[in-house]
């Protein structure tokens, strides 16, 4: 320098044009002598940044930034 993949909740990941989800973690309640386990409820993400397409973008397109892999 070139090609390619990834970036979404505190963490690990789903979601590939039309309401942003799960598990774990966290908070509250139940249960228990207490705690854990278990059960119920809740909070928590302007979807890495800028621009474009569209009635509508996490999703499609262009350019950046950061990270992984490959090539020279």
């Nucleotide at each position: 320098c070139c090609c390619u993949c990834c970036a979404u909740a505190g963490u690990u990941c789903a979601g590939c044009g039309g309401u942003a989800g799960a598990a774990c973690g966290c908070u509250c309640g139940g249960c228990u002598g207490u705690a854990g386990a278990c059960c119920g409820a809740g909070a928590g993400a302007u979807c890495c940044c800028c621009g474009g397409u569209u009635c509508a973008a996490a999703u499609c397109c262009g350019g950046g930034u950061g990270g992984g892999g490959g090539g020279a």
The prediction has a mean pLDDT of 84. This is a predicted structure of a 72-nucleotide RNA (transfer RNA) from a Candidatus Woesearchaeota archaeon. Rfam family: tRNA. The family's RNA type in Rfam is transfer RNA. The organism belongs to Candidatus Woesearchaeota, within Archaea. The RNAcentral record of the sequence draws on ENA.